Notes: Transfer RNA from Podarcis lilfordi, 57 nucleotides, folded computationally. The organism belongs to Podarcis, within Eukaryota. It matches the Rfam family "tRNA". Gene Ontology term of the family: triplet codon-amino acid adaptor activity. The family's RNA type in Rfam is transfer RNA. The RNAcentral record of the sequence draws on Rfam.
[in-house]
RNA sequence: UAGCUCAAUGGUAGAGCAUCUGCUUCACAUGCAGAAGGUCACAGGUUCAAUUCCUGU
Numbered sequence: 001u002a003g004c005u006c007a008a009u010g011g012u013a014g015a016g017c018a019u020c021u022g023c024u025u026c027a028c029a030u031g032c033a034g035a036a037g038g039u040c041a042c043a044g045g046u047u048c049a050a051u052u053c054c055u056g057u
Stems, first nucleotide, its partner, number of pairs: 003017004011048001019035005041057005
């Protein structure tokens, strides 16, 4: 660091809750399946490669 709470030992950024869709139900809730959602505070530096290391705010 996703709407909220938090992971991620330099190698395609993930989870839970929430949201949306479908199934289930007379209906709602619960449950199950799936989907969407990211300028990793900002700027600079190092590196083949930075959320990760360094500097500043």